The part of an RNA shown here (small-subunit ribosomal RNA, 5' domain) has 499 nucleotides and comes from a Candidatus Limnocylindria bacterium. Lineage of the source: Bacteria > Bacillati > Chloroflexota > Candidatus Limnocylindria.
Context: one part of a larger RNA
């Protein structure tokens, strides 16, 4: 000096673009944050028009809504950094040891069939979450048959390093409708490829501590089994005694890694916020379970603390999503507005949902940018301060005089962002024109040397000042004030980390 996710004093006009709990992964009232699809399916409710009836009303019935079955999504997106020194990450590879919903390209097929069960009804039980028996009923739920291009798995035969390829023969293995006059579309079902994704191994790399020196019994390899998508001590039997370790094993601190990020001439140092990219977590511990994909933040089950409700029998809950509150703290914001944009789920769309997200609002916390006026103006006014009392300074500063209007108030107009039409929170915003007036806008530390800036009074080793030297005990440029002067400027000092 320079940098900050800062905080603190004192001071504050604007605008643009950024960033905001670093601490208690501490505890949470409220309210939203993942639903959609009635073009898979039954029924419920409303109900336009039309017919019937003098009328109450009755039928039929486009079309709305919809709890529940079903499919998809809910393993994305969003937080957050507690653990973790480890293939966590990075980098380089490897898979001849492996998955892949959707989407795309190829090949074939969608033939006939059966049993249920929610919802509904009835009846119970409970305070209340909620749950029982009985009965009906649909599907693109579910279950067999058929078919078998294909594919799995076993035997053969060539082929070969090989679990590769090719043929054979034999077993098991599919399927679903919906719309739509029709064409058809939009699905199903097996199978090959593909993109994207992910799982697993492997070399290499990135902290401290030896006042931690030995560690290790699934331990280290080996047969069988078994378990996954796969490889393997990943899991059992059993058999051998192996395997790390001074090139730091093992134990103890610490910590998320990583592109970057500050600094530095550059070697390093130093950190790892926002934004991106792995990872992990998800009240605390432990399990599976659906499913292409989870051991699953807004699922399930158990346990433990912690809160709530209860009729005491028994029951909810989980902000490390987004707003918000207590709490800790030196300290960190709205319980706003919108799906218009991008981008995501769902729908065949229309469209619904999205605290992702775009946008506002608070804070000088940061990084830029503008303003607080510009020219004249000595008789150097007034009045402060110092004085050798002459005068010197504040000082062209002001008054005064003439100009500008940025910005600031009023008014008028008013977008782009919306790549066909419709749709604009932002917003009557940005900006544009017109009017009015200099009008609304400057503090802040220092001034003994390092260091740029002195006097005068107060005070008297007191009060106080200090980053280091060290100022103060009666003339203090060092303390406090008051004029001057430097520095920097909506800042500016202090403290704090890092180079």
């Nucleotide at each position: 000096g320079g940098a900050c996710a800062a905080a603190c004093g004192c001071u504050g006009g604007c605008g643009g673009c950024g960033u905001g709990c670093a601490u208690a992964a501490a505890a949470c009232a409220u309210g939203c944050a993942a639903g959609u699809c009635g073009a898979a399916c039954g029924g419920g409710c409303c109900a336009a028009a039309g017919c019937c009836g003098c009328a109450a009303g009755g039928c039929c019935g486009a079309g709305g809504c919809u709890a529940g079955u079903g499919g998809c999504g809910a393993a994305c997106g969003g937080c957050u950094g507690a653990g973790u020194a480890a293939c966590a990450c990075g980098u380089a590879g490897g898979u001849g040891a492996c998955c892949u919903g959707c989407c795309c390209c190829g090949a074939a097929g969608u033939g006939g069939g059966g049993g249920a069960u929610a919802a509904c009804g009835a009846c119970u039980c409970g305070a209340a979450a909620g749950a029982g028996u009985c009965g009906c009923u649909a599907a693109u739920a579910c279950c067999g048959c058929a078919u078998g291009u294909g594919a799995c798995c076993a035997c053969c035969g060539a082929u070969c390093c090989a679990u590769u390829u090719c043929g054979g023969u034999g077993c098991u293995c599919a399927a679903a409708g919906u719309c739509g006059c029709a064409a058809g579309a939009c699905g199903c079902u097996u199978u090959g490829g593909g993109a994207g994704g992910g799982g697993c191994c492997u070399g290499c790399g990135g902290c401290g501590g030896a006042u931690u020196a030995g560690c290790u019994u699934g331990u280290u390899g080996g047969u069988g089994g078994g378990g996954u998508a796969a490889c393997g001590g990943c899991c059992u039997a059993c058999c051998a005694a192996g395997g790390c370790a001074g090139c730091g094993a093992u134990c103890c601190g610490u910590a998320g890694c990583u592109g970057g990020u500050c600094u530095g001439a550059g070697a390093g140092g130093a950190u790892g916020a926002c934004c991106a990219g792995c990872c992990a977590g998800a009240c605390u511990g432990g399990g599976a379970c659906u499913g292409a994909g989870a051991c699953a933040c807004g699922g399930c089950c158990c346990a433990g603390a912690c809160u709530c409700c209860u009729a005491c029998g028994g029951g909810a809950g989980g902000c490390a999503g987004c707003a918000g509150u207590u709490a800790g703290g030196a300290a960190u914001u709205u319980u706003g507005c919108g799906c218009a944009a991008u981008g995501g789920g769902g729908g065949a769309a229309a469209c619904c949902c999205u605290g992702a997200c775009g946008c506002a609002g608070c804070c000088a916390c940061g990084c830029c940018g503008c303003g607080u006026g510009c020219g004249g103006g000595a008789u150097g006014a007034a009045g402060g301060c110092c004085u050798u009392c002459g005068g010197g300074u504040c000082g062209u500063a002001a008054a005064c005089c003439g100009c500008u209007u940025u910005u600031c108030u009023c008014g008028a107009g008013g977008a782009c962002g919306a790549c066909a039409c419709c749709c604009g929170a932002c917003g009557g915003u940005a900006c544009u024109c017109g009017a009015g007036g200099a009008a609304u806008a400057a503090g802040c530390a220092a001034c003994g040397g390092c260091u740029a800036a002195c006097u005068a009074c107060g005070u008297g080793c007191c009060a106080g000042c200090a980053g280091c030297c060290g100022c103060g005990g009666u003339a203090a440029u060092a303390c406090g004030u008051a004029g001057g002067u430097u520095g920097c400027a909506a800042g500016c000092g202090u403290u704090g980390u890092c180079c």